[in-house]
RNA sequence: UCUUAUCAGGAGCAGCAGAGGGAUCGGCCCGAUGAAGCUGCAGCAACCCCCAAAUCUGGGAAGGUGCUAAAUCCGUCAGCAAAAGCUGAGAGAUAAGA
Numbered sequence: 001u002c003u004u005a006u007c008a009g010g011a012g013c014a015g016c017a018g019a020g021g022g023a024u025c026g027g028c029c030c031g032a033u034g035a036a037g038c039u040g041c042a043g044c045a046a047c048c049c050c051c052a053a054a055u056c057u058g059g060g061a062a063g064g065u066g067c068u069a070a071a072u073c074c075g076u077c078a079g080c081a082a083a084a085g086c087u088g089a090g091a092g093a094u095a096a097g098a
Base pairs, nucleotide, nucleotide: 001098002097003096004095005094006093007092012041013040014039015038016037020030021029022028025075026074027073042068043067044066047064048063049060050059051058052057072091076089077088078087079086080085
C1' cells in the first nucleotide's frame, strides 16, 4: 500500500513526570482536584487462538494484538425525509491476510 470484517456496547488504579491532550482542520470538550509519555498491577473485548460443533452456532481466555472520558466526541459529500432522522460514500482506528 491492497483486500476483508468491525466501530451507539464494555473496561482504571498506583508510582515517576510536569503541560498538554482528544488523528488532521473547525467546533466542542478534557487537563495543576495533574495532560502527554514511561512503568507496575488490574480490567474490558473476543480479530487471531482453544474446545464442542462442523462454513452457521455455542462456550473459553493460556498466548499474539487491541482497548480502558464523551457514538470513531461532533462534522464532510450524495440520496431520501416536513422535521427528528435513515441509508450509502469518504476520512480514520483495530484485526486478519497479501
A computed fold for a 98-nucleotide RNA from a marine sediment metagenome, annotated as SAM riboswitch aptamer (S box leader).
The sequence is in RNAcentral, with records from MGnify.
The coordinates come from a structure-prediction model, not an experiment, and the mean pLDDT is 84.